Predicted 3D model of a 73-nucleotide RNA (transfer RNA) from Anaeramoeba flamelloides. The prediction has a mean pLDDT of 80. Lineage of the source: Eukaryota > Metamonada > Anaeramoebidae > Anaeramoeba. Its Rfam family is "tRNA". Rfam classes the family as a transfer RNA. The RNAcentral record of the sequence draws on ENA.
RNA sequence: GGUUCUUUAGCUCAGCUGGAAGAGCGUUAGACUGAAGAUCUAAAUGUCCCGUGUUCGAGCCACGGAAGAACCA
Numbered sequence: 001g002g003u004u005c006u007u008u009a010g011c012u013c014a015g016c017u018g019g020a021a022g023a024g025c026g027u028u029a030g031a032c033u034g035a036a037g038a039u040c041u042a043a044a045u046g047u048c049c050c051g052u053g054u055u056c057g058a059g060c061c062a063c064g065g066a067a068g069a070a071c072c073a
Base pairs, nucleotide, nucleotide: 001072002071003070004069005068006067007066010025011024012023013022019056027043028042029041030040031039049065050064051063052062053061
């Protein structure tokens, strides 16, 4: 330098050929317990890496950029 892939909650990751965002773990509160753990219930947390475009509508499509990984040179 080239090609391909990845980027979504605090962490690990889903999200179906565009209709508007979820799970597990964790955190907080409550129940339970002498207390804690385990268990159960509830709650909070997202500019979906950034920008522009397409579209009635974008996490998803197009283009440009950033960071990371693999391979080739």